[in-house]
Source information: NadA riboswitch from an Acidobacteriaceae bacterium, 60 nucleotides, folded computationally.
Formats: sequence, structure tokens, C1' cells
RNA sequence: GGCUGCAACAUCCCCGUUGGCUGGGCGGGCUCCGAUAGCCGCAGCGAGUCGACUGCAGCC
Repeated sequence: GGCUGCAACAUCCCCGUUGGCUGGGCGGGCUCCGAUAGCCGCAGCGAGUCGACUGCAGCC
């Protein structure tokens, strides 16, 4: 360096970092006869998924 399997490290457990996508949650005003529709914003969203990276183990 390549491949495979993982997240040990964590103030109970789960949770490596980061950026997308899908779908939820919360908030906001606007459009509208009316919003269950559309738009914008927020977050440990204990949902799924994709990429890159860190670390651990094994093989080459």
C1' cells in the first nucleotide's frame, strides 16, 4: 500500500469523524377559501442508505 471484518477508545448501555441522499421530528412565517400540500430553518433524528477519512484486528 491492497483486501476482508469491525468500532476497542465513550461520565450506564448504544453511539469513530465528516459530507450527501431518502424518510421522520421540532420551529417559523409566507402562498391558499382552508392546509393534511408547497417553501425555509434547527437538532445525540437511538431510521435507512451512499462516499471520503480515522482507528482496531486478520490476510496478502

Taxonomically the source falls in Acidobacteriaceae (Bacteria, Pseudomonadati, Acidobacteriota, Terriglobales). Its Rfam family is "nadA riboswitch". On this family, see Huang et al., RNA 2020: "Structure and ligand binding of the ADP-binding domain of the NAD(+) riboswitch". Model confidence (mean pLDDT): 79 of 100. The sequence was found by an Rfam model in a public genome assembly.